A computed fold for a 74-nucleotide RNA from Nanoarchaeum equitans Kin4-M, annotated as transfer RNA. It was read from a public genome assembly.
């Protein structure tokens, strides 16, 4: 130098393929529960969807360039 995967809440990960309210467990807050913890039960915060641009009435989703990880070929 080529080819492929990934990149979505503080961690993990769906959702893309088929464009239509951004979602889930876990953690965090608040409250009950209890002698108090844990657990369990209600609530609630928390996101420029890796950047930039292009198509659309609308883009996490399609198009295209570019950044960061990984794997394979050279």
């Nucleotide at each position: 130098g080529g080819g492929c995967c990934c990149g979505u809440g503080g961690c993990u990960c769906a959702g893309c393929c088929u464009g239509g309210c951004a979602g889930a467990g876990c953690g965090c807050c608040c409250g009950g529960c209890u002698g108090a913890u844990a657990a369990c039960c209600g609530g609630g915060a928390g996101g420029u969807c890796g950047c930039g641009g292009g198509u659309u009435c609308g883009a996490a989703u399609c198009c295209c360039g570019c950044c960061g990880g990984g794997c394979c070929c050279a």
Its Rfam family is "tRNA". It is annotated as a transfer RNA. Its family is annotated with triplet codon-amino acid adaptor activity in the Gene Ontology.